Record summary
This is a predicted structure of a 475-nucleotide part of an RNA (small-subunit ribosomal RNA, 5' domain) from Parvibaculum sp.
[in-house]
Context: one part of a larger RNA
């Protein structure tokens, strides 16, 4: 000098754009953050109707989604990440192509009845539907094979135009796995390793593999730093620098890991699953003491910690996502608004004229000098702000939270809008008074013990300016 997710002190007019718990991955009151489909299904309630039925709603069975989106950085020194390759894999929804969609069956929730329990919830009996479940048939492809053969599917709905369902092939997208290279410090860590290293066989997986197991062999890694300890999410990037480099990894984007702590699997195309399940633990809450309920590192918000970090806001109008044939519903993703000079950028706080160089202040050699064209006065302008009127684009067939916002026009009045630090040298800027090694200053050198340009005040001056200084950190 530059920079910052900054903080503190003094001060503070406006706007645009961004940013905002770096600390306790501490504990959380309350509300919301993942639902949707009646064009899969039976039922119940209400309304209309004599009824058939129609409409609206409700819980349940069933389907899809809840593996995305959002948060955090605890762990991790690792194929975690970056980059470049590889072969033994999977991929719901989507696209293209080929083929099929036949015949049957038994249940079960809801509901009814009877119980248990304080509750959470739960037991038994009876009835019923399906795109839920099961069997048979069929098989262009498909799978297994000892090549003889064997195995395996489907679901219907309705407004009759479609939407579906099953098998196979290919694509797209997404992912799993393996490898080369790169990736912090410590040797006051020198040896480490028994599923350890390799083989055979078996199991297992979507898939290669000690991934697992049995047997066999005795290997494997290491001063080119193994092992151990400490620290740390990685990257694109960001800051600085002429560069090389150094530091860093907030916001945005990609990847990874985690979801009270530890473990486990279930379902599923996909999870070993933040707002799913089970077990154990700590904590909190309810209880009739028998037993139960919970998980903000989602958005707000609270307590605590801290130098320190915001509203318990609006809307699905746009973009995107889930479900649905659609209408639509849901969406604290998102888009907006609120708070904060936290930062960057822009603008304003007036312009011209005005000498008796007014008054006042300060200094003085007492003449004067300076503040200073500064003020007043006179003439003018109206940005921003204020008042009034009009008023978008963003989205169109229709639909606008933002918002009567941006913007435009008109009006009044210089009116509502300047501070902070410094003045011994480095370093731009000096005098007087007070103080008297005191009070104090200080980044370094150093000032202060009676004439202090260095302390405190005043006048004057210098610098930056809605900021200015200080502290911290990096180059």
């Nucleotide at each position: 000098g530059a920079a910052c997710g900054a903080a503190c002190g003094c001060u503070g007019g406006c706007g645009g754009c961004a940013g905002g718990c770096u600390u306790a991955a501490u504990a959380c009151a309350u509300g919301c953050a993942a639902g949707u489909c009646g064009a899969a299904c039976g039922g119940c309630u209400g309304u209309a109707g004599c009824a058939a039925u129609a409409c609206a709603g409700c819980a349940g069975u069933g389907g899809c989604a809840g593996a995305c989106g959002g948060g955090u950085g605890a762990g991790u020194a690792a194929c975690a990440c970056g980059u470049g390759g590889g072969a033994a894999c999977c991929u719901a929804c989507c696209u293209a192509g080929g083929g099929g969609u036949a015949c049957g069956g038994a249940a079960u929730a809801a509901c009814u009845c009877a119980g248990g329990g304080a509750a959470a919830c739960u037991u038994g009996u009876g009835c019923u539907a399906a795109u839920a479940c099961c069997g048979u048939a069929u098989a262009c492809g498909a799978c297994c094979u000892c090549a003889g053969g064997g195995u395996g599917a489907a679901a219907g709905a309705u407004u009759u135009a479609u939407c579906g369902c099953c098998c196979c092939u290919a694509g797209a997208u997404g992912g799993g796995c393996c490898c080369g290279c790169g990736u912090u410090g410590g040797a006051u860590u020198a040896g480490c390793u028994a599923g350890u290293u390799g083989g055979u066989g078996a199991g297992g997986u979507a898939a290669a593999a000690g991934c697992u197991c049995a047997c066999c062999a005795a290997g494997g890694c290491g001063a080119c730093g193994a092992u151990c300890c400490a620290u740390a999410g990685c990257u694109g990037g960001u800051c600085u620098g002429a560069g090389a480099g150094g530091a860093u990894g907030a916001u945005c984007a990609g990847c990874c890991a985690c979801a009270c702590u530890g473990g486990g699997a279930c379902u599923g195309a996909g999870a070993c699953a933040c707002g799913g399940c089970c077990c154990a633990g700590a904590c909190u809450c309810c209880u009739a003491c028998g037993g139960g309920a919970g998980g903000c590192a989602g958005c707000a918000g609270u307590a605590g910690g801290g130098a320190a970090u915001c509203u318990u806001g609006g809307a699905c109008a746009a973009u995107g996502g889930g479900c649905g044939a659609a209408a639509g519903c849901c969406u604290g993703a998102u888009c907006c608004a609120g708070c904060c000079a936290u930062g960057c950028c822009g603008c304003g706080u007036g312009u011209g004229u005005g000498a008796u160089g007014a008054a006042g202040g300060c200094c003085u050699u007492a003449g004067g000098g300076u503040u200073g064209u500064a003020a007043a006065g006179c003439a003018c302008u109206u940005u921003c702000g204020c008042c009034a009127g009009g008023g978008a684009a963003g989205a169109u067939a229709a639909u606008g939270a933002c918002g009567g916002u941006a913007c435009c026009u008109g009006g009044a009045u210089a009116a509502g809008a300047a501070g902070c630090c410094c003045c011994g040298g480095c370093u731009a800027a000096c005098u007087u008074c007070g103080u008297g090694c005191c009070a104090g200053c200080a980044g370094c050198c150093g000032c202060g013990g009676u004439a202090a340009u260095a302390c405190g005040a005043a006048g004057g001056g210098g610098g930056c300016u809605a900021g200015c200084g200080u502290u911290g950190u990096u180059c």
Notes: NCBI's taxonomy places the organism under Bacteria, Pseudomonadati, Pseudomonadota, Alphaproteobacteria, Parvibaculum.